Record summary:
A computed fold for a 372-nucleotide RNA from a Steroidobacteraceae bacterium, annotated as Bacterial RNase P class A. The RNAcentral record of the sequence draws on ENA. Its Rfam family is "Bacterial RNase P class A". Its family is annotated with tRNA processing, ribonuclease P activity and dimeric ribonuclease P complex in the Gene Ontology. The source organism's lineage runs through Bacteria, Pseudomonadati, Pseudomonadota, Steroidobacterales and Steroidobacteraceae.
RNA sequence: GGAGUCGGCCAGGCAAUCGCUGCGCGCAAGCGUGGAGGAAAGUCCGGGCUCCACAGAGCAAGGUGCCAGGUAACGCCUGGGGGGCGCGAGCCCACGGAAAGUGCAACAGAGAGCAAACCGCCCAAGCGCCGCAGCAAUGCGGCGACGGCAAGGGUGAAACGGUGCGGUAAGAGCGCACCGCGCCGGUGGCAACACGCGGCGGCACGGCAAACCCCACCUGGAGCAAGGCCAAAUAGGGAAGCGCGCGGACCGAAAGGCCCGCACCCGCGGCUCGCGGAGGCUUCCGGGUAGGUCGCUCGAGGCGCGCGGCGACGUGCGUCCCAGAUGGAUGAUUGCCCUCGACAGAACCCGGCUUAUCGGCCGACUCCCGCU
Numbered sequence: 001g002g003a004g005u006c007g008g009c010c011a012g013g014c015a016a017u018c019g020c021u022g023c024g025c026g027c028a029a030g031c032g033u034g035g036a037g038g039a040a041a042g043u044c045c046g047g048g049c050u051c052c053a054c055a056g057a058g059c060a061a062g063g064u065g066c067c068a069g070g071u072a073a074c075g076c077c078u079g080g081g082g083g084g085c086g087c088g089a090g091c092c093c094a095c096g097g098a099a100a101g102u103g104c105a106a107c108a109g110a111g112a113g114c115a116a117a118c119c120g121c122c123c124a125a126g127c128g129c130c131g132c133a134g135c136a137a138u139g140c141g142g143c144g145a146c147g148g149c150a151a152g153g154g155u156g157a158a159a160c161g162g163u164g165c166g167g168u169a170a171g172a173g174c175g176c177a178c179c180g181c182g183c184c185g186g187u188g189g190c191a192a193c194a195c196g197c198g199g200c201g202g203c204a205c206g207g208c209a210a211a212c213c214c215c216a217c218c219u220g221g222a223g224c225a226a227g228g229c230c231a232a233a234u235a236g237g238g239a240a241g242c243g244c245g246c247g248g249a250c251c252g253a254a255a256g257g258c259c260c261g262c263a264c265c266c267g268c269g270g271c272u273c274g275c276g277g278a279g280g281c282u283u284c285c286g287g288g289u290a291g292g293u294c295g296c297u298c299g300a301g302g303c304g305c306g307c308g309g310c311g312a313c314g315u316g317c318g319u320c321c322c323a324g325a326u327g328g329a330u331g332a333u334u335g336c337c338c339u340c341g342a343c344a345g346a347a348c349c350c351g352g353c354u355u356a357u358c359g360g361c362c363g364a365c366u367c368c369c370g371c372u
Stems, first nucleotide, its partner, number of pairs: 001368010012337007020035006037343001041354002044352005049223004061219005066080005081095001082093004096214002101212002103208002118153002120149003127144007161179006180203001181201005186195003227294004237285006245262004250257002265277004301320008338341001
C1' cells in the first nucleotide's frame, strides 16, 4: 500500500419565529421545564402485571433437542465439543435415537435394501455342443450358458469399506499388512467428547426422523378494549308511605292486558259547552350504561468506578430521572454551514430474535505485496 474478518458507536448541525403536548408555578395573562427509535416495525419466542380456572396423576395437543454455564425466563446469550467451508482472521450447522416398529427414495439403472448381473472376465469342477485320438472306458483341444465371478465399465444423491501384496480358471476380506469401522476396557475431561493407549471382531449395522414414530424435558386459558374505583339522564328491579270510582265489550286457565262510556284530576285567564292530556305520586336502596378516574410509567432502569468470572453475567458504591397521550403531542417556516442526510414513528412494561436502513467513525485481528 492492497484485500478481508469481527466488535462497538453516530444517524445532518446551529440559530430565530410560530405552534402541539405532559408536568410545575400562577386568580389570569403567561412563565419554566420534559417531549420517539436503533429498530418505536414484524408480533415470532420468553417473562412481569391483571382477570378467570386449578387436589394429584395420566392421556391428547403443541414445542424444544450435542455439553456446561448465564438469566426472572426463553427457541436468547456465553464458553466448550463434534461436523462442514475458508491459506487465514473467522463463518455456518434442529447436532437425541435408523442393531423398537412402520414408511419413503422421482429420473436413470440389470439391480435401491439381505441384494443384483446389462456390458464384461473365466472355463478349474459339473453340464451341453463340436473336433481329434481310441474297439471301448476315456483322454486332449475348442466353443457355450441354464455354470462360476463381482475385479473393470456403465446408471444414480446413494450400489454392501480403501490401498497394496498374496491367491485364483477368473475373481473376491478368500488370506495378510497398513488405513478406516464396530464392540469391550483403560486414561483425560463436571460433561459433550477425545486418545499416535490395550484387547477383540474380517467388517456386519447404507440414507431419510424440519416422514410417522421412540426417548428426555417444557407448556392451564385470555389479554391494558386485562382489570379496579366513582358514577348521571332515561328505562327496568326492590322497599316504604300516600292513593286505589262505576258500568260494559274483547283476549287469557289465572294473574293480568286492552278498548269504550260516565264520573274525578290537569291544560286552553274565570264559568258552561267543546277540544286535548294523565290514570298513579313521593322518597330510599341496588345493578348496569354514558362519562370520569386509576392502571400509566422509577424500571429485571441509565451512566461512572471498584471487585469476582475466559465470557455471558453477577455484585458493591456513587450519581441521574429520561414521552405518557386517549380525536390521540413530538411539527412548520426562515437563515447559515457541511460530507446534502437512509430505514422509519411510542400507546401496559421489559428481555430477545428477525426484518428494513444513505453514509460515516473507532477498536482488535488476518492474508498478500513492497521498503528498511